[in-house]
C1' cells in the first nucleotide's frame, strides 16, 4: 500500500433493520455456615470504538477515521 475479518459490561460474548441492547464469570448486598469456600437470592454495571449518512426506526445497512488481526508484493 492492497484485500479479507473483529471492535457491545471489568473479562468472554448474544441480538430477521422494529422490547427497557440479553447472557456467563467476575464485583457488591443479603441468605446459609462457628469463619472461610461452595450453594441459593436479589443488586449494580452499556455514550453498542468516533463522527457522519440512509431510514418512521440502526447494534445491525453505506461512507470516512481510530484500534486490532490474518493474507498479499
Nucleotide at each position: 500500500g492492497c484485500g479479507c475479518c473483529c471492535g457491545u459490561a471489568g473479562c468472554u460474548u448474544a441480538a430477521c433493520g422494529g422490547a427497557u441492547a440479553g447472557a456467563g464469570c467476575a464485583a457488591g448486598u443479603g441468605g446459609u455456615u462457628u469463619c472461610u469456600a461452595c450453594c441459593c437470592a436479589c443488586u449494580a454495571g452499556g455514550u453498542u470504538g468516533g463522527g457522519g449518512g440512509u431510514u418512521c426506526g440502526a447494534u445491525u445497512c453505506c461512507c470516512u477515521c481510530c484500534g486490532g488481526g490474518c493474507g498479499u508484493a

The RNA shown here (transfer RNA) has 73 nucleotides and comes from an Abditibacteriaceae bacterium. It matches the Rfam family "tRNA". By type it is a transfer RNA. Gene Ontology term of the family: triplet codon-amino acid adaptor activity. The sequence is in RNAcentral, with records from ENA.